[in-house]
This is a predicted structure of a 74-nucleotide RNA (transfer RNA) from a Planctomycetota bacterium. RNAcentral holds the sequence, with entries from ENA. Rfam family: tRNA. The family's RNA type in Rfam is transfer RNA. From the family's description: Transfer RNA (tRNA) molecules are approximately 80 nucleotides in length. Its mean pLDDT, the model's own confidence on a scale to 100, is 80.
RNA sequence: GUCCGCGUAGCUCAGUUGGAUAGAGCAGCCCUUUCCUAAAGGGCAGGUCGGAGGUUCGAGCCCUCCCGCGGGCA
Numbered sequence: 001g002u003c004c005g006c007g008u009a010g011c012u013c014a015g016u017u018g019g020a021u022a023g024a025g026c027a028g029c030c031c032u033u034u035c036c037u038a039a040a041g042g043g044c045a046g047g048u049c050g051g052a053g054g055u056u057c058g059a060g061c062c063c064u065c066c067c068g069c070g071g072g073c074a
Stems, first nucleotide, its partner, number of pairs: 001073007010026004019057001028044005050066005
C1' cells in the first nucleotide's frame, strides 16, 4: 500500500430478512434473610450502539469516508 474481520453498559458478549421501550451475565448500589459474614432471593442505576455523512416512513443492522484493534498478501 491493498484485502478481510471486529468496535454495543465499568468488563465479557447477544442482538444478522431494517420495525414497536436497546438486552443478558459479571461487577456497582439498595432491600429481604442471618447474631455477624458468606451464600441465596428481589429491586435499582448504568448506553448519543467508535466518529461524521448518506439511503429510508423508520438504521445497532444497509452505503461512503475517517479513527482504533487484530489478521492475510505485498